Annotation: Predicted 3D model of a 503-nucleotide part of an RNA (small-subunit ribosomal RNA, 5' domain) from an uncultured bacterium.
[in-house]
Context: one part of a larger RNA
């Protein structure tokens, strides 16, 4: 100069931003992922209809609990433990690959069949939950039909850097579908091509250490087979005996990395908070299931610690999401508003959801900008403080005079941000907030370090190697410009010092 900064002292206003660096330490509440009646069977609530002995009872299907089913829940949001690796950055390859919703383009949408939630009846348990019987739907589940496409043999075509790809003919093998809406619609299957994501692979690129010098046996290579979307010792058997290393292997410590920011004329140094890609993680450790995509923060299952209920037979829980508690520290906010907007999940659509977002609150924690007044005003007023007792300073400072109203207050008016969408009048959390107009009155608003040199800025009194200072050099033993008060300056100023790091 710098800063996510603490601390002391002080503290008016407003935009922007920025706020657990420490225990990847436990976590009480309450919210952070649902939605679709235009997939299905319903009808447990409300609404309207009806009927009643006033208890109810029946219909709509305006709605809809819970349930089957579809998509979403793999994204958003938080952390940095752990990782020195193809984790990242840069550039390539994938003729070794996948891709759900989207968008372009071709075909298709034939037939049929059994259960299962729910409901209703019993029955078990303290709970969490569960069992047996009847009985039903679907865009759920399974058959048949056809069949561009796979997959296998042949046999042709034209391309590539190899291993191959790409087109075409002919047989063989196993494969598809669903439905709704009054209508328009929205869908279903199966090929092509696109985007868009994603898997692997490779070159070089960025940390200490040698007081780590050897290391390795699925090791390194082949061949056969599994396995994968897909290449591989990614597994396995049988075979060779091979790989790496002083250009630093192996091991140890440390660390997410990047764009970037800090600082420097650069060169290079230190960083990786906030924004913004990319990894990794989810109480620790395993594990595979659904899926297009996870080996899955707020899903299962397993083991552990640990907390909670429990009828002791068993169950429940996972804030490193947003608030919030304890704690741990020098030290870091509110258990707020609302979807108006921009984004994102369903959904025809209306809309629900959305602690991502946009706003509010706290907090000199940063950078910015404003204001604490403006002009005259000498008897140079009183004090104050120094004096050589003449004076001098403080000082135009202040009283006095004329103005002025920014900022706060008060009063009135009031938005932009809103495009859509549904339709014929609606839709703003922030917010009566910015902003404008008026109104009063100098009115409600300055302080912190320093003054020996470096270093701008000096005197009096007190202290007498004590008290005490101090970044370095030094100061203080009786005339202290260094100590501690007073005057008076000097330097920033809602701030000024102190400490800590880095350059």
């Nucleotide at each position: 100069g710098a800063c996510g900064a603490a601390c002391g002292c002080u503290g008016g206003c407003g935009g922007c931003g920025u706020g657990c660096u420490u225990a990847a330490c436990a976590c009480a509440u309450g919210c952070a992922a649902g939605u679709c009646g235009a997939g299905c069977g319903g009808a447990a609530a409300g609404g309207c209809c009806u009927c009643u002995u006033c208890g109810g009872g029946g219909g709509u299907a305006c709605u809809c609990g819970a349930g089957c089913g579809g998509c979403g829940a793999a994204c958003g949001g938080g952390u940095g433990a752990g990782u020195a690796a193809c984790a990242c950055g840069u550039g390539a390859g994938u003729a070794a690959u996948c891709u759900g919703c989207c968008c372009c383009u071709g075909g298709c949408u034939c037939u049929g069949g059994g259960a299962u939630a729910g409901c209703c009846a019993c029955c078990g348990g303290a709970a969490a939950c569960g069992g047996u019987g009847a009985u039903u739907a679907a865009u759920a589940c399974c058959g048949g039909a056809u069949a561009u496409g796979a997959c296998c043999a042949c046999u042709u075509u034209a391309c590539g850097c190899a291993u191959g790809u790409u087109g075409g003919g002919u047989g063989g093998u196993g494969g598809a579908a669903a439905g709704u809406u009054u209508u328009u619609u929205c869908g279903g299957c199966u090929g092509g091509g696109g985007a868009u994501g994603u898997g692997c692979u490779c070159g070089c690129g960025g940390c200490c250490u040698a007081u780590c010098a050897g290391c390795u046996u699925g090791u390194u290579g082949g061949u056969g087979g599994g396995g994968u979307a897909a290449u591989g010792g990614c597994c396995u058997a049988c075979c060779a005996a091979g790989g790496c290393u002083u250009u630093g292997a192996c091991g140890g410590g440390u660390a997410g990395c990047c764009g970037g920011c800090c600082u420097g004329a650069g060169a290079g140094g230190g960083u990786g908070a906030c924004c913004g890609g990319c990894c990794a993680c989810a109480c620790u450790g395993g594990g595979a299931c659904u899926g297009a995509g996870a080996c899955a923060c707020g899903g299962c299952c397993c083991a552990g610690a640990c907390u909670c209920c429990u009828a002791c037979g068993g169950g429940a829980g996972g804030c490193a999401g947003c608030a919030g508690u304890g704690g741990g520290g020098a030290a870091u906010a509110u258990u707020g508003g609302a979807c108006a907007a921009u984004g994102g999940g369903c959904g025809g659509a209306a809309g629900c959801c959305u602690g991502a977002u946009c706003c509010a609150g706290c907090a000199a924690c940063g950078c910015c900008g404003c204001g604490u007044g403006a002009g005259g005003g000498a008897u140079g007023a009183c004090g104050g403080c120094c004096u050589u007792c003449g004076g001098g300073u403080u000082g135009u400072a202040a009283a006095c005079c004329u103005c002025u109203u920014u900022c706060a207050g008060c009063g009135a008016g009031g938005a932009c941000g809103a495009a859509g969408g549904g339709u014929u009048u609606c839709u703003g959390a922030c917010g009566g907030u910015a902003c404008u107009c008026g109104c009063a009155g100098a009115a409600g608003a300055a302080g912190g370090a320093c003054c020996g040199g470096c270093c701008a800025a000096c005197u009096a009194c007190g202290u007498g190697c004590c008290a005490g200072c101090a970044g370095c050099c030094g100061c203080g033993g009786u005339a202290a410009u260094a100590c501690g008060u007073a005057g008076g300056g000097u330097c920033c100023g809602a701030g000024c010092g102190u400490u800590g790091u880095c350059c």
The full RNA is in RNAcentral, with records from ENA and SILVA.